[in-house]
Order: sequence, then C1' cells, then structure tokens
RNA sequence: GGAGUUGGCCGGGCGGUCGCGGGGAGCUUUCUCCCUGAGGAAAGUCCGAGCUCCACAGAGCAGGACGCUGGGUAACGCCCAGGUAGCGCGAGCUACGGAAAGUGCCACAGAAAACAGACCGCCAGAAGACUCUGGCAAGGGUGAAAAGGUGGGGUAAGAGCCCACCAGCAGGUCGGCGACGGCCUGGCUUGGCAAACCCCGUCCGGAGCAAGACCAAAUAGGAGGGCUAUGGGGUUGCUCGCCCCGCCCUCGGGUAGGUCGCUGGAUGCUGUCAGCAAUGACAGCACCAGAUGGAUGACCGCCGCCGCAGGAGGGUGGAAGCGCCUGGCCUGCGGCACAGAACUCGGCUUACAGGCUGACUCCUCCA
Repeated sequence: GGAGUUGGCCGGGCGGUCGCGGGGAGCUUUCUCCCUGAGGAAAGUCCGAGCUCCACAGAGCAGGACGCUGGGUAACGCCCAGGUAGCGCGAGCUACGGAAAGUGCCACAGAAAACAGACCGCCAGAAGACUCUGGCAAGGGUGAAAAGGUGGGGUAAGAGCCCACCAGCAGGUCGGCGACGGCCUGGCUUGGCAAACCCCGUCCGGAGCAAGACCAAAUAGGAGGGCUAUGGGGUUGCUCGCCCCGCCCUCGGGUAGGUCGCUGGAUGCUGUCAGCAAUGACAGCACCAGAUGGAUGACCGCCGCCGCAGGAGGGUGGAAGCGCCUGGCCUGCGGCACAGAACUCGGCUUACAGGCUGACUCCUCCA
C1' cells in the first nucleotide's frame, strides 16, 4: 500500500421567530413567564416476562414449543464460554438429542436403495458357431448416495477369507464438572432422512391496558314508599280487597362523560470490586414524553457533510487555436438516510444516506 474478518458508536450542529403536547408560577378567565417533549430501531408483534382480570383439589392423557455441554438471567427459542463436524490459506463463519426401539420413505437411472440382489464382466464344467448349469461381487456401468478404504497375501476366479495401517463400533483406563478427548484391547463392519411418524428429556391454564378499578348526568326501564276532598280506570250492582295507569320522593344497576391504571423502573450514567466472558455486587449522582382524533413541526441565518455545474490557480499534451486532469480554494443550485412513542421491560428479526472507531488475518513492498 492492497484485500478481508469481527465488535462498538454517531446518525447533522448552533442561534433566532412562530406554532403544538405535558407540567408549574404570576390573582381567577383572557394574558404573560419558566421548565420539558421520540428511536436505535419507537417498526414486525416473532419469543420471554412484569402487571390486571377470569378459571383452577391432585394426577394423567391429548396438543404445542424447545433440544451438544457448562454458565448468565426475573425468564427465554436470548447471551457468554467451551465441545464436535463442515467450510475458509487465515482472522473467522455455519450446524447441533436419538437412525444399533419400531414403522415408513429414498424421484429418475440402475441388477440392486438395504431380512436383499447380478446388466456387462471374471472363473469352472458341459455342449460345441448362437447356448446351458454353477461359483464370485474384485473390475465396468447407473445414481445425490452402492454394502468399510488403501496395500499385501490367498484363490479356479474372488471375497475381512487372512494380515498391516486408517475410519467406524464395543469394552477398559486416564484427563475434564460436562459435552468430549488421549491411550490400550477386542471381534471384524452397522447407507441416508426425525422441518416423516415416532422415542427420550425440559417447559407450557386462558385473555390482554379497548386488561382492569373508581366517580357518575339526561332519557328509558327496575325496586320501595306516598298521593292531602279515600287521583283515574277495571274487576260482580255496591263496599273492602286486588290489578292497571298517572304524578311525586327515595334507592340501586348500566350508558354518555370524567378520574385512576400512566410512567420511578429487572431505570439510566459514572466509579470500584468479582468473573476469561455474558453478567453480578456495592457506592455516588440523575429523573428522562405521557397524548386519547392522538403534540414532538415550519421558516430564517451561520457552520458541517454529500452530489452537480462554473471559475481562479496549478499540472500536463500540442508549433498554435485548443484539449485533458484536479482529495486543496471560491461561487451557485440541490440534498442530509431508515423511520416516528401509546401499559412497561428483556431479546430476536427486519429497514437504514453517510461517517467515526477498537481488535485481528492474508498478500506485496521498503528499512
């Protein structure tokens, strides 16, 4: 100098004018003043919780989610550290229970896709131009995948049939909390798929702030009481009684509306300590939006950054007219991403112009 890997962070700044949400003060309305007002994702609503209401003796079935090991956490499908396998020269990245409990599936091609099997071929015998019987699975061929691999011995030809090494499996032993790893021994060998059913282990009641709680009109309806010359009507001719209607009062439920829930919390920042780390403990400091037709905006000036155009200057080619280049300077114009709270947290995922920064790897050059 070039090419990469992996973390963290910012994501326009300052001032002015006007406007909007919330809080407070000045005597109350008008009015004036002061303080405060989006994000790293506020998003998707995909996981896990707090909180609220409903349900619930206990246990099980069904169903769902998750799945190497250890740790962190309120909890998690998240995070950290490690293990094994694959990929990469490397920094690093990706994946993760069980296929030797059982069932099932493995397109096409191929003899055969797994209790087996033979197209070509090799070998032996018979027949003798063509074929038949038997042995083999080493070689060819098919396929994404072919029944351990390589080499040697052996054989009619072959084969873990025998041997050595390697891979895998089982047992033992050592190291590790563990996943697992090292070594030794053994008999010779076991295809893949569980995001197919299934098996094993762990966890899971439901609905969600329009949760839910409180205050509480008008109108209508409900309950109780009263009707003052024993209000009116009905019931049998009359009285009592009963029923219906009207008026007044009281009570309770619900609605409109209002208040709470509502933002001080697994909170943030700084420091120290423990830990490889995730994270935790302690101390100090801070208060940081709370709307409910839903505020957080607009304009101006200066600066910053980016793009385009022009100019000066500089460099360069040419004999010249003229052409070409520009990490800096000046001027003009345009732009400054993704997006926007609605009960609150912890995560994940997705979107994001431009920029800053830590650690590390590989290649090349110079000393």
Bacterial RNase P class A from a Pseudomonadota bacterium, 367 nucleotides, folded computationally. The sequence is in RNAcentral, with records from ENA. The coordinates come from a structure-prediction model, not an experiment, and the mean pLDDT is 80. It is recorded under the gene name rnpB.